[in-house]
């Protein structure tokens, strides 16, 4: 050069041959307790790396390109 994996919430990651994006922890509230931890219950938090395509619909599927890791030369 070329190949192949990966990028999704603060943080680890899941997400089924296309159909309204989730979990864990992690912050917040609230119960529990004299009070802390720990338990329980409940919230909020995502232009899904970026730019096009395809389609009624795109996290998925096509091409480009940015960055990580690995393998050939």
């Nucleotide at each position: 050069a070329g190949g192949c994996g990966g990028a999704u919430a603060g943080c680890u990651c899941a997400g089924u041959u296309g159909g309204u994006a989730g979990a864990g922890c992690a912050u917040c509230g609230c119960c529990c307790u004299u009070a802390c931890a720990a338990g329980g219950c409940g919230a909020g938090g995502g232009u899904c790396g970026c730019a096009g395509g395809u389609u009624c619909g795109a996290g998925c599927c096509c091409u480009g390109u940015u960055c990580c890791g690995c393998c050939u030369a």